The RNA shown here (Bacterial RNase P class A) has 397 nucleotides and comes from Lentzea tibetensis. Rfam family: Bacterial RNase P class A. The family's RNA type in Rfam is ribozyme. The literature on the family includes a 1999 paper in Nucleic Acids Res by Brown, "The Ribonuclease P Database". Rfam links the family to the GO terms tRNA processing, ribonuclease P activity and dimeric ribonuclease P complex.

[in-house]
RNA sequence: UGAGUCGGCAGGGCGGCCGCGGCGAGGCAGUGCUUUCGGGCACGGGCUCGUCGAGGAAAGUCCGGACUCCACAGGGCAGGGUGGUUGUUAACGGCAACCAGGCGCGAGCCUCGGGACAGUGCCACAGAGAACAGACCGCCUGGGUUCGCCCAGGUAAGGGUGAAACGGUGGUGUAAGAGACCACCAGCACCCCUGGUGACAGGGGUGGCUAGGUAAACCCCACCCGGAGCAAGGCCAAGAGGACACCUCGGUGUCUGCGCAGGCGUUCGAGGGCUGCCCGCCCGAUGCCUGCGGGUAGGCCGCUAGAGCCUGUCGGCAACGGCAGGCCGAGAUGGAUGGCCGCCGACUGGGAAUUCGUUCCCAUGAACAGGAUCCGGCUUACAUGCCGGCUCAUCCG
Numbered sequence: 001u002g003a004g005u006c007g008g009c010a011g012g013g014c015g016g017c018c019g020c021g022g023c024g025a026g027g028c029a030g031u032g033c034u035u036u037c038g039g040g041c042a043c044g045g046g047c048u049c050g051u052c053g054a055g056g057a058a059a060g061u062c063c064g065g066a067c068u069c070c071a072c073a074g075g076g077c078a079g080g081g082u083g084g085u086u087g088u089u090a091a092c093g094g095c096a097a098c099c100a101g102g103c104g105c106g107a108g109c110c111u112c113g114g115g116a117c118a119g120u121g122c123c124a125c126a127g128a129g130a131a132c133a134g135a136c137c138g139c140c141u142g143g144g145u146u147c148g149c150c151c152a153g154g155u156a157a158g159g160g161u162g163a164a165a166c167g168g169u170g171g172u173g174u175a176a177g178a179g180a181c182c183a184c185c186a187g188c189a190c191c192c193c194u195g196g197u198g199a200c201a202g203g204g205g206u207g208g209c210u211a212g213g214u215a216a217a218c219c220c221c222a223c224c225c226g227g228a229g230c231a232a233g234g235c236c237a238a239g240a241g242g243a244c245a246c247c248u249c250g251g252u253g254u255c256u257g258c259g260c261a262g263g264c265g266u267u268c269g270a271g272g273g274c275u276g277c278c279c280g281c282c283c284g285a286u287g288c289c290u291g292c293g294g295g296u297a298g299g300c301c302g303c304u305a306g307a308g309c310c311u312g313u314c315g316g317c318a319a320c321g322g323c324a325g326g327c328c329g330a331g332a333u334g335g336a337u338g339g340c341c342g343c344c345g346a347c348u349g350g351g352a353a354u355u356c357g358u359u360c361c362c363a364u365g366a367a368c369a370g371g372a373u374c375c376g377g378c379u380u381a382c383a384u385g386c387c388g389g390c391u392c393a394u395c396c397g
Base pairs, nucleotide, nucleotide: 001393002392003391004390005389006388007387008386009385010384012344013343014342015341016340017339018338020053021052022051023050024049025048026047030043031042032041033040034039055368059379060378062377063376064375065374066373067229068228069227070226074279075278076277077276079225080224081223082222083221084098085097086096087095088094099113100111101110102109103108114220115219119218120217121214122213123212136159137158138155139154140153141152142151143150144149167185168184169183170182171181172180186210187209188207189206190205191204192203193202194201195200233301234300235299236298241256242255243254244253245252246251258293259292260291261290262289263288264287271283272282273281274280308327309326310325311324312323313322314321315320348363349362350361351360352359353358
C1' cells in the first nucleotide's frame, strides 16, 4: 500500500416563529363546605412559569419470563420443545468458552452434533447383486462334443456397472481362489496409563470382529413443558323495576337490584370449573340451564422506579457476577412531539484556480423506519460516514 476477516459508534446539527401531550408550582372566573360575616379550607377549566416527551431495530409475533386470573392445586394419556460438554442467566430454542466433524494459506466461518446391534421404510437409473446381497465377463476341476461349444461342481482374488459392491497392501496356501492363515495398516469392541470439571485428546495392550448410507424419514432414548392473556384483572358510578320511610295528593331520601316464560334440581347433587381427554378434586341451592325482551358501554386503577441505567473496582479466558457511589430519561386513550423559515452538512455531478497539499462556486441532499403492560433474546430491513483488533500478499527501512 492492497485484499480479507471480526467487532463497535453515528445515522443529522444550530437558531427563530407558531402549535401539541404528561408532570410540578402559582392562581383568575367559578363550585362546595364553613363562618364571630372580616374571612378560612378544598377543588379549580382557561392562563403564566418550569420541566420531560419514540427505536436500534419501536418491525416479525419466533422463543423465554415477570405480572394477573382460572385455583386450594394433583396424577396419567395425548400433544409440544430441545439434543456434544461445561459455565452463565429469572428463564430460554439465548449468550460465552471449549470438544468433534467440515471449509479456508490464514485471521476466521459453518453444524436441526444422542441412537442404524429395538423395529419399519427409502437408496432412481445402471448392474449378477444395494444388506446377512450376489455370479454378467472370467478362473479351476470333472464329463460330453458335430471342436463352435454344452452340462455339473467349486470360486469371488482379476475385469465390468454404479455416488456407494461385505476393509487395504504384501505374502503363505490352494485344483483355482478367499482373513482360510500370517505381517503391517485402517476401522470397531474391550482393558490400562497420562492430561482435562467434562465432551474428548495422546499413548500402550488384547481380539480376525470387519454386519453400507439415510433419523433435516417414521421411530427409539434422555431431559423439559398446566392454561389463558393488560381486550389479563380490579374499583366506582349509572341503570329500567321493586321495597321501606317522610311529605306540601308534585316529590325527596335509604336499601335492593334486570323482567317474563319454560325445564331441571335442592346434599341420594341439576349445572359449572380445572381452557384436548380420563381419573381425581373444587364450587353449588330464593340454585342452574334455555328462549325472548330491557339497562349500561362512562370514569379511575393496572400504567411505568425496573431481573433498570451509568461510573469505578474486584473475581473470571469470556459470557457474567460481587462491592461502592451516582441517576430517574413517553405513559397517550380517534390516540401527543408537528408545520414554516434561515444557515451548516456526507456522497454525487459540473466549473474555476492551484504552491499538486488542496481551495472556491453552483446544483442535488441523506437509509430502514414510529410506542400502548413490561423485560431478556432471536430473526428480518437499513443510503452513507467513522473507529478499532487480527490475517495474508507485496515493497521500503